[in-house]
Context: one part of a larger RNA
RNA sequence: CGUAGGAUGCUUGAGGGCAGUCGACCCUAGUACGAGAGGACCGGGUUGAACGAACCUCUGGUCUACCAGCUUUGGUACCAACUGAAUCGCUGGGUAGCUAAGUUCGGAAGGGAUAAGCGCUGAAAGCAUAUAAGCGCGAAGCCUAGCCCAAGAUAAGGCAUCUGGCCGCAAGGCCGCGGUCCGUAGAAGAUUACUACGUUGAUAGGUCGCAGGUGUAAGCACAGUAAUGUGUUCAGCCGAGCGAUACUAAUAGACCGUCACACGCU
Numbered sequence: 001c002g003u004a005g006g007a008u009g010c011u012u013g014a015g016g017g018c019a020g021u022c023g024a025c026c027c028u029a030g031u032a033c034g035a036g037a038g039g040a041c042c043g044g045g046u047u048g049a050a051c052g053a054a055c056c057u058c059u060g061g062u063c064u065a066c067c068a069g070c071u072u073u074g075g076u077a078c079c080a081a082c083u084g085a086a087u088c089g090c091u092g093g094g095u096a097g098c099u100a101a102g103u104u105c106g107g108a109a110g111g112g113a114u115a116a117g118c119g120c121u122g123a124a125a126g127c128a129u130a131u132a133a134g135c136g137c138g139a140a141g142c143c144u145a146g147c148c149c150a151a152g153a154u155a156a157g158g159c160a161u162c163u164g165g166c167c168g169c170a171a172g173g174c175c176g177c178g179g180u181c182c183g184u185a186g187a188a189g190a191u192u193a194c195u196a197c198g199u200u201g202a203u204a205g206g207u208c209g210c211a212g213g214u215g216u217a218a219g220c221a222c223a224g225u226a227a228u229g230u231g232u233u234c235a236g237c238c239g240a241g242c243g244a245u246a247c248u249a250a251u252a253g254a255c256c257g258u259c260a261c262a263c264g265c266u
Base pairs, nucleotide, nucleotide: 001152005163006162007161008160009159010158011157015149016148017147018146021049022048023047024046025045026044027043033038051106052105053104054103055102059100060099061098062097066093067092068091069090070089071086072085073084074083075082076081110144111143112142117137118136119135120134164175165174166173167172176258177257178256179255180254181253182198183197184196185195186194203249204248205247206245207244208243209242210241212238213237214236219232220231221230222229223228
C1' cells in the first nucleotide's frame, strides 16, 4: 500500500514445512516342517540403539552483581575491622537463569488409490486365458492420518461485536469508543514486533516474610604466655526465586480515526 467504510476479537485451511529409522529378547512353540541336524510364517508382549522435540523435578555443568577461606601489596594515622589491585588475584561452595551427560515424550495404529506380484468372472478364438468389457487382494513407497506455519490464498475468505451523544448558522469544538505516542516492565526481544500494567494500580524498584545459598559475622565476655579456642550464635550476610505491602516510579498529557466513495437513480 492492497484486501471498495473503519475498528476489536475469534477462526476456516488453499498451500507449505517437520516427522517417517533399525535391532534384540520372551510367548505362541521346540509347535508346523524335517530322517535328523535344525527350525518357522501369522499373531501378541517386553526392552533398546541412533535421531528429534520440549523441559530443569532429579543427576551434574556454569553461575565475573551471592557466601566463606587464603596470599602479596596500597589505603582508611595505628590495633581490630573494612576496602582497591593482582586472570573473577587464588581456593571451596552455590540460588534463579541457561544447559546435557539429566528427565519426559515421539516415530505408531487406521483409511484411500496403487507398484512388482497373486487372483475372480470372461470372450475375441465352442477350448484355454488374471483382460479385451468388468471385479478383487497387494508395499517401509504415494494421498491421508500426527505436529507446526498459513487469507498478499491479489479468487486477498468466514463468524461475532462496536460504529453513540451534546453544542454550534457554519468552520469546528466537547464527552464517549477504538488506536498510537508516552511511562513501568517481561520466562518477549538486535531495532521493531509480541505480552502485562499505568493510581478504579501489584508493572518494576524498595520494604517485610518465606524458600534457597554460604556456614556460625562484628563487638563483647571467658580460657590460654601466645597462636588460638569457646560462648553470645545453626549466627551474620545474601543476585535473579515465591508471596505480601502503594513507600518510590507508571504523573501530567499529546496525536489519529469515528464512515458509507464512484457509476447510476431520485

This is a predicted structure of a 266-nucleotide part of an RNA (large-subunit ribosomal RNA, domain VI) from a Pseudomonadota bacterium. Its mean pLDDT, the model's own confidence on a scale to 100, is 86.